RNAcentral holds the sequence, with entries from Ribocentre. This is a predicted structure of a 121-nucleotide RNA (Glycine riboswitch aptamer) from Streptomyces sp. The prediction has a mean pLDDT of 78. The model forms 90% of the base pairs in the Rfam consensus.
[in-house]
């Protein structure tokens, strides 16, 4: 070099809709002996629809190289063009996958710290 491991920073995108789902929280209302059932709001989950971001991961591929091919020229090995097949990078793309008030979380990279480092340099 490269690896992983902790602490530090780290950005986008929904204030989306619906539900006779599940939990539970507040309020009325009826019957009533315990309690039972209905209606509203406003919560967490789930489960569907639509919109969206892009920096966990993943997909795609430009010159450029490498190797056939075809046809021109050339007649010493070759030179030029078409066009195939490989390899071929991202913070680009694509949105698969993940995410989309806030808190939490995930986070590509960047500092730092104390390891590991057989082979390369």
């Nucleotide at each position: 070099a490269c690896c992983a491991c902790u602490c530090u920073g780290g950005a986008a995108a929904g204030c989306a809709g619906g539900g006779u789902g599940a939990c539970g929280g507040g309020g009325g209302a009826g019957c009533g002996a315990c309690g039972c059932u209905c209606c509203c709001c406003g919560g967490u989950u789930c489960c569907c629809u639509c919109a969206c971001c892009g920096a966990c991961g993943g997909u795609g591929c430009a010159a450029g190289c490498c190797g056939g091919g075809u046809c021109a020229c050339g007649u010493g090995u070759g030179u030029g063009a078409c066009g195939c097949g490989g390899u071929g990078a991202a913070g680009c793309u694509c949105u698969c996958a993940g995410g989309u008030c806030g808190a939490c979380a995930u986070g590509a990279c960047a500092g730092a710290g104390g390891g590991g480092g057989a082979g390369g340099c």